[in-house]
This record gives sequence, structure tokens and C1' cells, in this order.
RNA sequence: UACGAUAAUAGCAAACUUGUCGAAAGGCAAGGACGCAAAGCCAUGGGUCUAAUGUGAAAUGCGAUGAUUGCCAGGUUGCCGAAC
Repeated sequence: UACGAUAAUAGCAAACUUGUCGAAAGGCAAGGACGCAAAGCCAUGGGUCUAAUGUGAAAUGCGAUGAUUGCCAGGUUGCCGAAC
């Protein structure tokens, strides 16, 4: 450098519940653990979700400026060291 143990140490926390913010998707806090070697960080590219404002005669339509990094890629930082 690469790789990732039924190793060690430390860490994060899905579903669900409660509270709260939000139009929603969803966020945050507490409880809770399905999982995670970047499940640390960054919405940069793609994907997905939402649709208040907007558009439309209307629709269950269209449409990010909204959301998601625990969907994938990319960037960046980082703990440990068996086997290959």
C1' cells in the first nucleotide's frame, strides 16, 4: 500500500415508542438495537423520496429551491493488526 478475525480497544445506532420542529419527505432529543471497518465528515455526480411556494382548467399531473451519505460512486480525515 492493500486487505478485514467469532482478535483487542473505542464508537455509531435500523425498525419501533415518546417528545419536538416541518406543508411533506424528513430532522433533532430520549428510550431501543437490526445492523455497520468508515453506519466519521462533504449533497460534488447519479439514484430515490417529498411537493409548501410555483405551474396547470383540473388531476392521484408537472416541478427542488427541500430531504436522504444506513442507496451507489467520488472527495477528505481516521482506530486496530490475525490471515492472504